[in-house]
RNA sequence: AGACCUCUCGCGGGAGAGAUCAACCCCGACAAGACAGCAAUCUGAAUGUCUUGCCGGAGACGACGCCGAAGGAGCAACCGCCCCGGAAACUCUCAGGCACAACGGACCGCGAGCAGACA
Numbered sequence: 001a002g003a004c005c006u007c008u009c010g011c012g013g014g015a016g017a018g019a020u021c022a023a024c025c026c027c028g029a030c031a032a033g034a035c036a037g038c039a040a041u042c043u044g045a046a047u048g049u050c051u052u053g054c055c056g057g058a059g060a061c062g063a064c065g066c067c068g069a070a071g072g073a074g075c076a077a078c079c080g081c082c083c084c085g086g087a088a089a090c091u092c093u094c095a096g097g098c099a100c101a102a103c104g105g106a107c108c109g110c111g112a113g114c115a116g117a118c119a
Base pairs, nucleotide, nucleotide: 005116006115007113008112009111010110011109012108013107018064020063021062024059026057027056028055030053031052032051033050034049035048036047038044065098066097067096071094072092073091074090078086079085080084
């Protein structure tokens, strides 16, 4: 000096599991009632506000069910300097996640880069 490798960055690919229920809250439509204003002989369309009912949509305390490929933890083949330690895509599910999309995503490929260190 130093390829592969480790690390960092960029690009691409990248799965699984409830469109579950649901306090509460927001928006919209419809119906009924009241009030306001307009008109006013009778009579009344539409508008605005409030209340109630009901439907649709979004969010969501929480409940149950589920997933494993951020992270974390456990056991282990195996490895080592063999006291002990390092160890998975296995297991657990604390965390995270569960329509599409977005985000995230172990891992894989390509490219680049300061550094590390072996041959």
The prediction has a mean pLDDT of 75.
The RNA shown here (Glycine riboswitch aptamer) has 119 nucleotides and comes from Govanella unica.
Its Rfam family is "Glycine riboswitch aptamer". From the family's description: This family represents the bacterial glycine riboswitch.
Taxonomically the source falls in Govanella (Bacteria, Pseudomonadota, Emcibacterales, Govanellaceae).
The model forms 89% of the base pairs in the Rfam consensus.